[in-house]
SAM riboswitch aptamer (S box leader) from Aquibacillus kalidii, 109 nucleotides, folded computationally.
RNA sequence: CUCUUAUCUAGAGAGGUCGAGGGACUGGCCCGAUGACACCUCAGCAACCGUCUAUAAAAAGACAAGGUGCUAAUUCCAGCAAGUAGUAUAUCUGCUUGAAAGAUGAGGA
Numbered sequence: 001c002u003c004u005u006a007u008c009u010a011g012a013g014a015g016g017u018c019g020a021g022g023g024a025c026u027g028g029c030c031c032g033a034u035g036a037c038a039c040c041u042c043a044g045c046a047a048c049c050g051u052c053u054a055u056a057a058a059a060a061g062a063c064a065a066g067g068u069g070c071u072a073a074u075u076c077c078a079g080c081a082a083g084u085a086g087u088a089u090a091u092c093u094g095c096u097u098g099a100a101a102g103a104u105g106a107g108g109a
Base pairs, nucleotide, nucleotide: 002108003107004106005105006104007103008102013042014041015040016039017038021031022030023029025079026078027077028076043071044070045069048067049066050063051062052061053060075101080098081097082096083095084094085093086092
């Protein structure tokens, strides 16, 4: 970098360093010199991998020492399509569902 697959409305923050942008992209809307983002330390959350119990194998249950991940806002909201309501045609708005994109894990090339 790319492919497959699972999940994404729950949960969990303090201190230090730095100094201007950050929330993937676009639009909106937010966060940010009362110091964001990032990095470091410690703490925590969760339970994907993992460990244990059990089993023919699973399902299931428990745990958190290890590998990741995460600790503003639902992936912050929308983006594309279908259905549906306003409503009478709708390019408008709302709602629902699905997809796309993205993030994370596991496996693979």
The sequence was found by an Rfam model in a public genome assembly.